Small-subunit ribosomal RNA, 3' major domain from an uncultured Actinomycetales bacterium, 475 nucleotides, folded computationally.

[in-house]
Context: one part of a larger RNA
């Protein structure tokens, strides 16, 4: 200089407090370790691995393991020589891969396309090193820093600037100041919500004027309104006051849809952690070459005395079950999405309008809202388990789908010590969409709206950070 200190000042931050809600306790779901196996295929391991990679392991996927097969090879270029077509249907054997035999059968500009053998260079590797590396990502932290020319001081390592007084989320910005400039960060400039205007009206609206209908903006029609697509306006501490070096500024008031960064998002300096990925890729070096390379069939990755993470469902009356009615947003759709309509109790199945979609469709929104019932109890609470019978997707649900029906009806009565999350349209709750995806172990992601709370504004102590000072036997 740094870095640390259970030294010091000075500030922040759901860090603690005050609060609302969990998790630890149950049952399951999914990851993890372990243990087990022919395999249970790699990878991640404090914050920052563990509902992570995997936005979907029945075969495949796959990389593991058993068996059966091939060796220029599943895939790629090139030369040499010899052959013919491959492919496709059907037979027989085989678990298949293959392998035998029929069928079918070439085009040419005579170089060769296509391919099959042999041979020769080479293919191939999800082998191994992430501590060889490229590229990418996580973290600290959306924390306020990290430098850098010039000049000045220092014998130099370096300092200074960037400290100080003040103020901000902010090295934000004033003001002093041997500094005076300048970059990378901050902020803004981008997306998207909140008002208002203007344009422009079709699939989208319907206030007035008409027609029609059990009914439904249907139908003429309008362009006000909703909305939807562009274009403007608007918020800048701009105005009044108080406090302040009358400097930055804070405080409080008006207008105002919005007020002090308006609320979310997208944007991660300088580097730390030999952080993390050779299994996305993409590469150096080693290593396999009749196999550590391919191809199959079947198996495992899904196993099970137990630990541990993260959820999901409830221990119940603000409830639980029947009836009846109400109001979104934002998405998907042609190998699709599927109306009304008829069977089934149901999952569904028959059929097939309409729609490549502001038009048809999924698509019923659920807590709500109103009436009935239970009445405190392991219950009309909860729904694990295992039994029977089904539907559906797939070549195939036995290992190992997902849903349906009838009967079964386990812990479990709010959970030790401890620990998580969350400041507003948040937490809680309440449903709805998508991604992969045939189908599904989704209770998962990731978005969407709907009901809608408490508490704090303080600064002792815990924790993680900034900025100065100070010890230090460490750099």
């Nucleotide at each position: 200089u740094g870095a640390c200190g259970g030294g010091g000042g000075c500030c922040c931050g759901c860090a603690c407090a005050a609060g609302c809600g969990g998790c630890g306790g149950a049952g399951c779901a999914u990851g993890c370790g372990g243990a087990u196996u022919a395999a249970u295929u790699c990878g991640a391991u404090g914050c920052a691995a563990c509902g992570c990679g995997a936005a979907g392991a029945a075969c495949c996927u796959u990389a593991c393991c058993a068996a059966g097969g091939c060796u220029u090879g599943a895939c790629a270029u090139a030369c040499a020589c010899c052959g013919g077509a491959a492919a496709c249907u059907c037979u027989u054997a085989g678990a298949g891969a293959u392998a035998a035999g029929a069928g079918c059968c070439u085009c040419u500009u005579c170089g060769g396309a296509c391919u099959g053998g042999u041979g020769u260079a080479c293919a191939g590797g999800u082998g191994g090193u992430g501590c060889a590396u490229g590229g990418u990502u996580g973290u600290c932290g959306u924390c306020a820093g990290c430098u850098c020319g010039u000049g000045u001081c220092g014998u130099g390592a370096g300092a200074u600037g960037u400290u100080g007084g003040g103020u901000u989320a902010a090295g934000u910005c004033c003001c002093g100041c041997a500094a005076c400039g300048a970059g990378c960060g901050c902020a803004a400039c981008c997306c998207u919500c909140a008002c208002c205007u203007u344009a422009u009206g079709u699939u989208g609206c319907c206030a007035g004027c008409a027609c029609g209908u059990u009914a439904u903006g249907g139908u003429g029609g309008g362009g006000a309104c909703u909305c939807a697509u562009g274009g403007g306006a608007g918020a800048c501490u701009g105005c009044c006051g108080u406090g302040g070096u009358c400097a930055a500024c804070u405080c409080g008031g008006a207008g105002g849809a919005a007020g002090g960064u308006g609320g979310g998002g997208a944007u991660g300096a300088c580097g730390u952690c030999a952080a993390a990925u050779c299994a996305u890729c993409a590469u150096g070096c080693c290593c396999c070459u009749u196999a550590u390379g391919u191809c199959u069939u079947g198996g495992g990755c899904u196993u099970c005395a137990c630990g541990c993470a993260u959820g999901c469902u409830a221990c119940a009356a603000u409830g639980g079950c029947c009836g009846g009615u109400a109001c979104a947003a934002a998405g998907g759709g042609c190998u699709g999405c599927g109306a009304u309509c008829c069977c089934g109790u149901g999952a569904g199945g028959g059929g097939g309008a309409g729609c490549g979609a502001a038009u048809c469709c999924c698509a019923a929104a659920a807590a709500g809202c109103c009436g009935g019932u239970c009445u405190c109890a392991g219950u009309u609470c909860g729904g694990a388990u295992a039994g029977g019978g089904g539907u559906c997707u797939g070549c195939a649900a036995c290992u190992c789908g997902a849903c349906c029906c009838c009967a079964u009806g386990a812990a479990g009565u709010c959970g030790g010590a401890g620990u998580c999350g969350c400041u507003a349209g948040u937490a809680a709750u309440c449903g709805c969409a998508g991604a992969u995806c045939a189908g599904c172990a989704a209770c998962g992601c990731u978005g969407c709206g709907g009901u809608g709370a408490a508490c704090a504004a303080a600064a002792a102590a815990c924790c993680g950070g900034g900025c100065c000072u100070u010890g230090u036997a460490c750099u």